[in-house]
């Protein structure tokens, strides 16, 4: 210093323009002598950051900024 890819609940992936899902942790009831498993019902991101487009952005576009990756 060139290229790519990435950043989305505590953790891990998903969402391909119409106000975000699923596992696994978590917290409560049932179950059980207890604990674990099981079941059930619950909270927890507004999507790296800042602008732009659009009637509406996680999604598209620009910058910056953190991560791996590949060249030099």
């Nucleotide at each position: 210093c060139g290229g790519a890819a990435g950043g989305u609940a505590g953790g891990a992936u998903a969402g391909c323009g119409g106000c975000a899902a699923u596992c696994c942790g978590c917290c409560a009831g049932c179950u059980u002598c207890g604990g674990g498993a099981g079941c059930u019902g619950g909270a927890c991101a507004g999507c790296g950051u800042g602008g732009g487009u659009u009637c509406g952005a996680a999604u598209c576009c620009c910058a910056c900024u953190c991560u791996u990756c590949c060249g030099a």